[in-house]
Molecule: c-di-GMP-I-GGC riboswitch aptamer
Organism: Candidatus Brocadiaceae bacterium
RNA sequence: CUCGAUAAAGGCAAACUCGUCGAAAGACGGGGACGCAAAGCUAAAGGGCCUAAUCCCUGCACCACGUAGGGUUCAGGAUGAUGGCAGCCUGGCCGCCGAAA
Numbered sequence: 001c002u003c004g005a006u007a008a009a010g011g012c013a014a015a016c017u018c019g020u021c022g023a024a025a026g027a028c029g030g031g032g033a034c035g036c037a038a039a040g041c042u043a044a045a046g047g048g049c050c051u052a053a054u055c056c057c058u059g060c061a062c063c064a065c066g067u068a069g070g071g072u073u074c075a076g077g078a079u080g081a082u083g084g085c086a087g088c089c090u091g092g093c094c095g096c097c098g099a100a101a
Stems, first nucleotide, its partner, number of pairs: 002101001003098002011036002016031006034087001040093003045090003048085003056077004061072003
């Protein structure tokens, strides 16, 4: 250095829940532990995912118009950040402990 133990000292904290912030995704704090050897940092390193918005298409309903093909809500599809996720993967930076190999 690789590596990671039925070791030791410690650390973090998923779901859920309460409060605050946010349009949402989500974030922060308290409780709580499913897990984690980097579950420390980095999203202006790449990919991926989530949300908003946009535009287009499809369908239902409603409104308007009255021979014209308009408008709106909702649902689905396409697309998708300048908002998010580092506990999705890879990379970068930093780092505790020390059995075996």